[in-house]
Molecule: c-di-GMP-I riboswitch aptamer
Organism: Rheinheimera sp.
RNA sequence: GCCACUGAAGGGCAAGUCAGUCGAAAGACUGAACACGCAAAGCCACAGAUCUAAAAGUAAUUCAAUGAGUUACUCAUGAUAGCUGGGUUACCGUC
Numbered sequence: 001g002c003c004a005c006u007g008a009a010g011g012g013c014a015a016g017u018c019a020g021u022c023g024a025a026a027g028a029c030u031g032a033a034c035a036c037g038c039a040a041a042g043c044c045a046c047a048g049a050u051c052u053a054a055a056a057g058u059a060a061u062u063c064a065a066u067g068a069g070u071u072a073c074u075c076a077u078g079a080u081a082g083c084u085g086g087g088u089u090a091c092c093g094u095c
Stems, first nucleotide, its partner, number of pairs: 007095001012038002016034001017032006036082001042088003046085003049080003056074008
C1' cells in the first nucleotide's frame, strides 16, 4: 500500500406516516415529527426482473361517421439503483 472479515467511536443515508408540488399512471421531488432498515440504501437503467401504459398499433363496439368516442389486448420511449447482477467512486479502521 492492497484485499477479506469483526466490534466500537465519530459522522452518513432513510422505508413507512402526514402536508404540498409534478405526472396519464407507475412513480418522483420538497418540508415536518419520527425511524423499517442500510457498509455503498453514493452514483450509472448496461443485462435480467418487476411496476405503469400516456402516445402508437390491433380487434370489437357506439355515434349525428373520410371523423370521433368507448372497451379489451399488445407495446417503454416512462419508472424502480431500497429487486438481482454488472460498471464506477468512496469515510473510519484496534481506539